Description: The RNA shown here (transfer RNA) has 72 nucleotides and comes from a Polyangiales bacterium. The sequence is in RNAcentral, with records from ENA. The coordinates come from a structure-prediction model, not an experiment, and the mean pLDDT is 82. Rfam family: tRNA. Rfam's curators write: Transfer RNA (tRNA) molecules are approximately 80 nucleotides in length. The family's RNA type in Rfam is transfer RNA.
RNA sequence: GGGCGGAUAGCUCAGUGGUAGAGCGCCUCCUUUACACGGAGGACGUCGGGGGUUCGAUACCCUCUCCGCCUA
Repeated sequence: GGGCGGAUAGCUCAGUGGUAGAGCGCCUCCUUUACACGGAGGACGUCGGGGGUUCGAUACCCUCUCCGCCUA
């Protein structure tokens, strides 16, 4: 240089056009003498940046940035 994949909650990841989710973690309460387990509730998201298509984009298209893999 060329090709491919990835970027979504604190972490690991779902989500193939119609209100953004799960597990773990965190906070509060219940339970316990206390802790753990268990139960109930809660907080945290410019969905990497910009543009386009669309009535509507996390998703489709273009581009940029970063990360990884393959190849010369």